The RNA shown here (transfer RNA) has 84 nucleotides and comes from an Anaerolineales bacterium. The sequence was found in a public genome assembly. It matches the Rfam family "tRNA". Lineage of the source: Bacteria > Bacillati > Chloroflexota > Anaerolineae > Anaerolineales. The prediction has a mean pLDDT of 81.
């Protein structure tokens, strides 16, 4: 210094033909069960704002494209393989 290759909720990890961001599992929280406790069912679970109804923001960071981007494009970081 040159190719690739990866970054998504607390944690693993889907959404790849551009069309509802987070299925799913784990964690956590609330319930049932228990004398209690594991376990096991059942519900719930990203973030502000709001009393509620609902709004707004999020895909590592910055920009473009586009009616619409986690996804295409330029950049810059980070960490992983390879060459030199």
């Nucleotide at each position: 210094g040159c190719g690739g290759g990866u970054g998504u909720g607390g944690c693993g990890g889907a959404a790849u033909u551009g069309g509802u961001a987070g299925a799913c599992g784990c964690g956590c929280c609330a319930g049932a069960c228990u004398c209690a406790a594991a376990a096991u069912c059942u519900g719930g679970u990203g973030g502000c704002c709001g009393c509620a109804a609902g709004g707004c923001c999020g895909u590592g960071g910055g920009g473009g494209u586009u009616c619409a981007a986690g996804u295409c494009c330029c950049u810059c970081c980070a960490c992983c393989c390879g060459c030199a």